The RNA shown here (Bacterial RNase P class A) has 338 nucleotides and comes from a Betaproteobacteria bacterium.
Formats: sequence, C1' cells, structure tokens
RNA sequence: GAAGCGCGCCAGACGGUCGCUGCAUGCUAGACAUGCAGAGGAAAGUCCGGACUCCAUAGGGCAGGGUAGUGGGUAACCCCCAUCCACCGCGAGGUGAGGAUUAGAGCAACAGAGACGAGUCGUUGCCGACCGCGGAGGCCGCAAGGCCGACGUUGCCGGCAACGGGUGAAACGGGCAAUCUCUACCUGGAGCAAUACCAAAUAGGCAGGCGUUGAUGUGUGUCCCGCGGAGCCUGCGGGUAGGUAGCUUGAGGCGCACGGUAACGGGCGUCCCAGAGGAAUGGCCGUCAUAGCACGCAAGUGCCGUAACAGAAUCCGGCUUAUCGGCGCGCUUCCACU
Repeated sequence: GAAGCGCGCCAGACGGUCGCUGCAUGCUAGACAUGCAGAGGAAAGUCCGGACUCCAUAGGGCAGGGUAGUGGGUAACCCCCAUCCACCGCGAGGUGAGGAUUAGAGCAACAGAGACGAGUCGUUGCCGACCGCGGAGGCCGCAAGGCCGACGUUGCCGGCAACGGGUGAAACGGGCAAUCUCUACCUGGAGCAAUACCAAAUAGGCAGGCGUUGAUGUGUGUCCCGCGGAGCCUGCGGGUAGGUAGCUUGAGGCGCACGGUAACGGGCGUCCCAGAGGAAUGGCCGUCAUAGCACGCAAGUGCCGUAACAGAAUCCGGCUUAUCGGCGCGCUUCCACU
C1' cells in the first nucleotide's frame, strides 16, 4: 500500500425568530406571562422473554406447545458469553434445529441382479432330487442275457455357506430423529383498547308525589283569563359521551476503580432525561462543518443545501429487518521498501 475479519461509536453543531406539548412559578386567572424540558439506533416487524393488570386455578397425572453438545450469565429467554465437535475459509474468522436409531414404526432418487424383516450376477465348497455314463460286487437263468447295485462323475434343479467383481451416498451392515417417536427440562388465558374511579344530555328502569275536580305546556316576565287535553315533577341505580388514574424513578443513565477469559456482577459517587391522547416534538433565517458538483498542479474558491432509514403511545431485555455518509480500536493475508 491492497484486499479482508472482528468489536464498538456518530447520525450535523451553534445562534436568532415564529409556533406546538408538558411541568414549575406569578396574578390580571387567560388556551395569559416568564423559565425549563421535549423521538430513535432502530421509536419498525410484533418474532421470542419478562414486569404489571384482570380472569381462571385444591393436589397429582395425561394430552397439547416449546427447548436440546458441555459449562456459565440473566428477572427471564428461541437471548448472550466461553468451550468441545462437525463443516466452510490460506488466514483473521464464520456457520450449525449438534440429546437418543440394541424401545418401536417410517423413509432412501438414479444406478444396480439386489435398497431396508435383503437379494441371487458370477465362482467355489457341501447337501438333496432327477437324467445320462462308468461301475466293485450280488441275484436270476442251461445259455443268450436280464435285474439289483455301494461308489464315482458330466449336466440340470433346489437348498446352505463362503468369496468375487460391478452399481451406488449406503449392499444383513449402516444412515436419516429438520418423519412419527423416546428421554430430560420448561409451560394457564388475555392483554394498557389491561384495569380502577368520577360521571352529562337523551332514551329506558325502579320508588315516591301531583294530575281529566284539567296538571305540565302555550299566549315574550307576572296575575287573571283564554287555548289545549295526559302526562308532569323529584329522588335512586346501571350503562354511554366525556374526564381522571394506570403514565413513566427504572432489572434507569453516566463516571470511578474492583471481581470474572468473557457474557456479567456487586460497590461508591452523581444525574432526573418526552409523556401526548385523532395524538405535541415543527417552519424560517444566519454562521460553521460534512457529502456531492464545477474550476484549479496545489493550497483553495464557487455552487448546492442538511442530506440515509425512519416518527415514541404501559415499560423493560433481546432477536430480525431498513439505513446517506463517516470515525475509533484490535487482528489476518498478500505486495513493496528498510
């Protein structure tokens, strides 16, 4: 210098101005004034795990679901760390649903004779049956001859055993559990639109009172009078709209050393850091800086204009996915020079 690997980090800065949301203070009590605070590394997907809330729930078992080398971390985990093994990479490193196939079942393309309680292509040996040949010997017959026949053997068939070449990932010996299954361990359901409280108008419910001996209503307030003709008033309780709580101080952030290879842990100090609810967190201007473009040998100058993915909704720990541009640390391989 080139190409890579691993672990982290940033996600424009400052100022002005006009708004929006929350909190505190003030008094003139207002959608007032002043001050302070106001999105992310993923707030996303909602895929795992918890906190919290309500419902269910004697105890035990079965079923169903989940996890799976070994050890550790954690509130918990399908997470993280370390390590063994297997595979990939020259390497730094990466990937792994990595328990069990003498409990049982299931499965295996193509090729091959044969593929899962085997099969029979070839060779050899043994056994058995049959046909043919040879045949010690025996029997019958006056003879010619005939019959029986241990045993040997060619062929062929069947069986058993061993071996061989070939096919194939695998050939009575294995594989697959990411097929069922077995083993060990874990496991109730729903979710902040959970849940709790306050509570209007209208309608309906219950109780009481008034009312056809004319109430209530109406004729602009009141009395009389007129019209009209069956409801009206009060209280209680439930639910809805609406409001309040839950709501953000938390397995919290930062710093310092300590223990641990590490994940992480405990200790001390310090800080308070969005809390909306159809849902605030925005617009504009200036300066600087980065990227991009143009010019220039270069230093630099000019233009552009904030750059990607994206937008809290009860809160945490993870995983996954999206992402302009850039930075830091540790390491690997190769090349060049000393």

NCBI's taxonomy places the organism under Bacteria, Pseudomonadati, Pseudomonadota, Betaproteobacteria. The model forms 90% of the base pairs in the Rfam consensus. The coordinates come from a structure-prediction model, not an experiment, and the mean pLDDT is 78. Its Rfam family is "Bacterial RNase P class A". Gene Ontology terms of the family: tRNA processing, ribonuclease P activity and dimeric ribonuclease P complex. The sequence was found by an Rfam model in a public genome assembly.